A computed fold for a 71-nucleotide RNA from a Patescibacteria group bacterium, annotated as transfer RNA. Its Rfam family is "tRNA". Rfam links the family to the GO term triplet codon-amino acid adaptor activity. By type it is a transfer RNA. RNAcentral holds the sequence, with entries from ENA. Lineage of the source: Bacteria > Bacteria candidate phyla.
[in-house]
RNA sequence: GCGGGUGUAGUUUAGUGGCAGAACCUCAGAUUUCCAAUCUGAUGACGAGGGUUCGACUCCCUUCACCCGCU
Repeated sequence: GCGGGUGUAGUUUAGUGGCAGAACCUCAGAUUUCCAAUCUGAUGACGAGGGUUCGACUCCCUUCACCCGCU
């Protein structure tokens, strides 16, 4: 330099154009004499920029990071 793949919450992930879900973590409450465990609730995310579309995590282009292969 060329080709391919991955990128979603602090972490692990689901989501084939129509409200972005879950688990663990964190916080609050309940329970308990206290702690642990358990139960309930809350906060928090689509790598970045543009395009297509009534509507984009999803389709297209560029770009960034990481991984793999070729040279």